[in-house]
A computed fold for a 72-nucleotide RNA from Hanseniaspora osmophila, annotated as transfer RNA. Its Rfam family is "tRNA". The family's RNA type in Rfam is transfer RNA. Model confidence (mean pLDDT): 83 of 100. NCBI's taxonomy places the organism under Eukaryota, Opisthokonta, Dikarya, saccharomyceta, Hanseniaspora. The sequence is in RNAcentral, with records from ENA and Rfam.
RNA sequence: AUCGCGGUAGUUUAAUGGCUAUAAUACCCGCUUCUCACGCGGGAGAUCGGAGUUCGAUUCCCCGUCGCGAUG
Numbered sequence: 001a002u003c004g005c006g007g008u009a010g011u012u013u014a015a016u017g018g019c020u021a022u023a024a025u026a027c028c029c030g031c032u033u034c035u036c037a038c039g040c041g042g043g044a045g046a047u048c049g050g051a052g053u054u055c056g057a058u059u060c061c062c063c064g065u066c067g068c069g070a071u072g
Stems, first nucleotide, its partner, number of pairs: 001071007010025003018055001027043005048064003052060001
């Protein structure tokens, strides 16, 4: 330099173009307990950035950026 794959809560992860975005774990609150832990109930928390297509984009197209790999 070129090509391929990938980027979603703190972490791991699901999602045929129909989203008010799934779950686990961690975190916060309550119940339970003499206390802690376990258990039960509830809560907050995310689509790498920009542009395009579309009634509607995490999903499709393009550019950028970051990570991994291949070639030179």